[in-house]
RNA sequence: CUCUUAUCAAGAGUGGCGGAGGGACUAGGCCCUAUGAUGCCCGGCAACCACCAAGCUAUCCGGCUUGGAAAGGUGCUAAUUCCUACAGACUGGAUCGACGGUCUGGCAGAUGAGAG
Numbered sequence: 001c002u003c004u005u006a007u008c009a010a011g012a013g014u015g016g017c018g019g020a021g022g023g024a025c026u027a028g029g030c031c032c033u034a035u036g037a038u039g040c041c042c043g044g045c046a047a048c049c050a051c052c053a054a055g056c057u058a059u060c061c062g063g064c065u066u067g068g069a070a071a072g073g074u075g076c077u078a079a080u081u082c083c084u085a086c087a088g089a090c091u092g093g094a095u096c097g098a099c100g101g102u103c104u105g106g107c108a109g110a111u112g113a114g115a116g
Base pairs, nucleotide, nucleotide: 001116002115003114004113005112006111007110008109013042015041016040017039021032022031023030026085027084028083029082043077044076045075048073049072051068052067053066054065055064056063057062081108086105087104088103089102090101091100092099
């Protein structure tokens, strides 16, 4: 980097460093930010992997489900992945067309696990 698969509406500081932009990319919107953001450290949150227990799969192996713990490997820690962008269904408005709304799916992205 590519592929597969699961998840993405919950949760998480009034700390330290630092000193300018930041919210992935493009566009539009809307926000955060010298009352110090983004980032790093610490703290915290969560429970994907690993771990423990029980059950199911006829035993082992492997797999699945439920529960537990959190000292391990990651992850996360403004706003739904901040919102929209593509398609479909329904619908408001109004009168033939501008502008919207809700839901579903898709695209893109993030993270874990596995494979190449």